[in-house]
Context: one part of a larger RNA
Molecule: small-subunit ribosomal RNA, central domain
Organism: Myxacorys sp. LEGE 16522
RNA sequence: UUGGGCGUAAAGCGUCCGUAGGUGGUUGUUCAAGUCUGCUGUCAAAGCGUGGAGCUCAACUCCAUACCGGCAGUGGAAACUGGGCGACUAGAGUGCGAUAGGGGUAACGGGAAUUCCCAGUGUAGCGGUGAAAUGCGUAGAGAUUGGGAAGAACACCAGCGGCGAAAGCGCGUUACUGGGUCUGCACUGACACUGAGGGACGAAAGCUAGGGGAGCGAAAGGGAUUAGAUACCCCUGUAGUCCUAGCCGUAAACGAUGGAUACUAGGUGUGGUUCGUAUCGACCCGAGCCGUGCCGGAGCUAACGCGUUAAGUAUCCCGCCUGGGGAGUACGCACGCAAGUGUGAAACUC
Numbered sequence: 001u002u003g004g005g006c007g008u009a010a011a012g013c014g015u016c017c018g019u020a021g022g023u024g025g026u027u028g029u030u031c032a033a034g035u036c037u038g039c040u041g042u043c044a045a046a047g048c049g050u051g052g053a054g055c056u057c058a059a060c061u062c063c064a065u066a067c068c069g070g071c072a073g074u075g076g077a078a079a080c081u082g083g084g085c086g087a088c089u090a091g092a093g094u095g096c097g098a099u100a101g102g103g104g105u106a107a108c109g110g111g112a113a114u115u116c117c118c119a120g121u122g123u124a125g126c127g128g129u130g131a132a133a134u135g136c137g138u139a140g141a142g143a144u145u146g147g148g149a150a151g152a153a154c155a156c157c158a159g160c161g162g163c164g165a166a167a168g169c170g171c172g173u174u175a176c177u178g179g180g181u182c183u184g185c186a187c188u189g190a191c192a193c194u195g196a197g198g199g200a201c202g203a204a205a206g207c208u209a210g211g212g213g214a215g216c217g218a219a220a221g222g223g224a225u226u227a228g229a230u231a232c233c234c235c236u237g238u239a240g241u242c243c244u245a246g247c248c249g250u251a252a253a254c255g256a257u258g259g260a261u262a263c264u265a266g267g268u269g270u271g272g273u274u275c276g277u278a279u280c281g282a283c284c285c286g287a288g289c290c291g292u293g294c295c296g297g298a299g300c301u302a303a304c305g306c307g308u309u310a311a312g313u314a315u316c317c318c319g320c321c322u323g324g325g326g327a328g329u330a331c332g333c334a335c336g337c338a339a340g341u342g343u344g345a346a347a348c349u350c
Base pairs, nucleotide, nucleotide: 003322004321005320006319007304008303012318014201015200016199017198021194022193023192025088026087027086028085029084030083031082033081034080035077036076037075038074039073040072041071042070043069049065050064051063052062053061054060091191092188093187094186095185096184097182098181099180103177104176105175106174107173108172109171110154114150115149116148117147118146119145120144121143125136126135162169163168206247207246208245209244210243211242215241216240220236221235222234223233258317259316260315261314262313263312266295267294268293269292270291271290272289273288274287275286276285299306300305323350324349325348332343333342334341335340
């Protein structure tokens, strides 16, 4: 490489957009590149196959001859693929109507709690633990009442519920803004799917600059525990956590399951919505579409399990795997302020 694979054994890029490329709906006509086919030429000799002959046989040698197939030329076929021209609406998209939502960005506002400050009341403890101590407190703490300040996060509602491509999103109001779903009609007419390179987004931690800093809290200090205790527990506490602008580009970035389309039993919840039934009406009940869960049949699977949200049955495109260690290391290159990230071996060894 072929083959075989990728939920858990090695293996799905963190996610999306999109270039080249690959693949691509129904129908008419045309061309004949692919495809199929006739003929011609050619594919040296030897060898191989078939028939025959010569060495006493055979090996060997000699004579004759053929198939298959390749390439080229030429003639034909037109179902399929492809090219051209034309048509269509079931894919895709647009408009009108309705609608759910913590989707995004910004501004403004709110209350509970916490800490601190000021003042009142009040007196000896508070705090913490398995038990203690460090710590705070007679310079009046803790408790309680009133006032003030600050920062961060938003109880209940809250749901196996919603939205988003993923990361992620939860107090309220307003402005701007992205996407989805449903229903019927109109329109465009294959405009589609995937996507090497490429681009954008991307938790936390970390980095740069400037702010901010209540609580929490790496590092650090102290108290305990212990044989020791560079820990677990306690008292403090700096970066950080927060905001603005930029960088980093990684995660068990997980459903450990790439995307798209079609098909293949059901049952039962739940969110959105349309229609029917019912009714005075909202419910209830039934049917459909889109999501999100559980159980389960066939089938699949090494088993576990998956099972119309497939890991079933198929097609298309991309990514990835190929024994363990060495090693996600070394070297080179690219990116980065750095930390490092991406790409990514070999010797050797079992």